[in-house]
RNA sequence: GCAAACCAGGGGAAACCCUGGGACGCAGAGCUACGGGACUAAGAACAUAAGAUUUAAUGUCCGCCGGGCCGCCA
Numbered sequence: 001g002c003a004a005a006c007c008a009g010g011g012g013a014a015a016c017c018c019u020g021g022g023a024c025g026c027a028g029a030g031c032u033a034c035g036g037g038a039c040u041a042a043g044a045a046c047a048u049a050a051g052a053u054u055u056a057a058u059g060u061c062c063g064c065c066g067g068g069c070c071g072c073c074a
């Protein structure tokens, strides 16, 4: 310096995100979705009497890992 869980308000179909409070921790817990991985499944497809289920990111996570950029210590 940043800020987990949790709480309040808001956004979103959801995952999750934003703002305020709050600190579990973090030399990179800075940025980046380039690669891997994980999460969600609205729409679409399939299916059905109806529904549920299933498939699957164009969605989400950088505080899951690696890469790139910038930075810190010796």
Stems, first nucleotide, its partner, number of pairs: 001026002006021006024063001030069003034066003037061003044055002
Molecule: c-di-GMP-I riboswitch aptamer
Organism: soil metagenome